[in-house]
């Protein structure tokens, strides 16, 4: 210099007219309400005004409201320690699994990881294949027999082939008719240790056992841990209508209640129908929740990290289907021409992307730059 990986940041910049949006303040004049204190518009000023993901809407919380004794169902999550308001986030760690470096060693870097339990129980292993869980004998190898090394018959075998994702430990000797943990070594495995080291997960050591105890829990299942819904939560205020209480007046004919024993005739009370004032729910609307918070910045300390602690300082959208924009001009940036190599002209607004109760992960897009450590190749020293 050129690529590469992996952390992190930044994601146009100033200035200027106009406009939106909501916050303070003012309010001489205008308009509208008032219970005369005041409160509302318009106007004037003066502050602020998208993100690193504001997205998905996946995960945890915070508020809220219900539930509130316990528990069942059905789903989610599961190594071991931290961090945290939590948490299926994170942070170191430990074990597995895969690559690279190394020698295939020892070790080291890197990435993945639904990674509790399979001696609590049931369940399931397709297709090949002889046999698939306390198995199994097709080819094979071996021993007898019928005369033979071929064929057949009996018996032994599990080295060796073959089937499968998986065949009931793997080398090496020994033994054997022929073979086998049948014996031995050494490697795996399995159990036990009041032993080392580590908070744990785990690891290391010694004992001991020929060696059993295949996988599957993203199959039921067993153990642990997790209440439900949601800002259209929720709270306050309250029209027009139309029902529903109440109380007045005013009607009180007929049917149905109700009393007067039943039925029937009568009568009595009371009721709707009208009309006036009242109360309540609840809708339309209106106010609230809503923005000072797990807060940002800068410094100091702590911690291996994630994150924590303290001191200073700063107020940072908040509206309703929804404001955050247009334009100019100089810079930067991209591509194009022209160059006297100093620079000029002409185009392009120039990544993803738009808050809607609030926060903490994750997980998707994303031109282009910057900072740091690692690396690979090339030139020179």
């Nucleotide at each position: 210099g050129a690529g590469g990986g992996c952390a992190g940041c930044c994601g146009g910049g100033c200035a200027g007219u106009c406009g939106c949006a909501g916050g303070g303040c003012g309010u001489c004049u205008c308009c509208c309400c008032u219970u005369c204190g005041g409160g509302g518009g318009c106007c004037g000023u003066u502050c602020u005004g998208a993100g690193g993901a504001a997205a998905g809407u996946c995960c945890g919380g915070g508020c809220u409201c219900c539930u509130u004794g316990a528990g069942c169902a059905a789903g989610g999550c599961g190594c071991c320690a931290g961090g945290u308001a939590a948490c299926g986030c994170c942070u170191g760690g430990g074990c597995a699994c895969g690559g690279c470096c190394g020698a295939u060693g020892a070790g080291g870097c890197c990435g993945u990881g639904a990674c509790g339990g399979a001696c609590a129980g049931u369940g399931c292993c397709a297709c090949a294949g002889a046999g698939a869980a306390c198995a199994g004998a097709c080819c094979g190898c071996c021993g007898c027999g019928g005369a033979a090394c071929a064929u057949c018959g009996c018996g032994g075998c599990a080295a060796g082939g073959g089937u499968g994702a998986a065949a009931c430990g793997g080398u090496g000797g020994g033994g054997u008719a022929a073979g086998a943990g049948c014996c031995c070594a050494c490697c795996g495995c399995g159990c036990c240790u009041u032993c080392c080291g580590g908070u744990a997960a785990c690891g290391g050591a010694g004992g001991c056992g020929g060696c059993a105890c295949g996988g599957c829990a993203a199959a039921c299942c067993c153990c642990g841990c997790c209440g439900g819904a949601g800002c259209a939560a929720g709270g306050c205020c309250a029209a027009a209508u139309a029902g529903g209480c109440g109380g007045c007046g005013a009607g009180g004919a007929g049917a149905c209640g109700c009393u007067c024993a039943c039925u029937c005739c009568g009568a009595u009370c009371a009721a709707g129908a009208c009309g006036c004032c009242g109360c309540g729910g609840g809708u339309a609307g209106g106010c609230u929740g809503c923005a000072c918070g797990a807060g940002g910045a800068c410094g100091g300390g702590g911690g291996a990290g994630a994150c924590c602690c303290c001191g200073u300082u700063c107020c940072c959208a908040g509206a309703g289907g929804a404001a955050u924009g247009a334009c100019u001009g100089c810079c930067g940036c991209g591509g194009a021409g022209c160059u006297c190599c100093g620079g000029c002209u002409c185009c392009g607004g120039c990544a993803c992307a738009g808050a809607a109760c609030c926060c903490g992960g994750c997980u998707u897009a994303c031109a282009g730059g910057c900072u740091g450590c690692c690396u690979u190749c090339a030139a020179c020293g």

Source information: This is a predicted structure of a 381-nucleotide RNA (Bacterial RNase P class A) from a Gemmatimonadaceae bacterium. Rfam family: Bacterial RNase P class A. The family's RNA type in Rfam is ribozyme. The source organism's lineage runs through Bacteria, Gemmatimonadota, Gemmatimonadia, Gemmatimonadales and Gemmatimonadaceae. The sequence was found by an Rfam model in a public genome assembly. Its mean pLDDT, the model's own confidence on a scale to 100, is 75.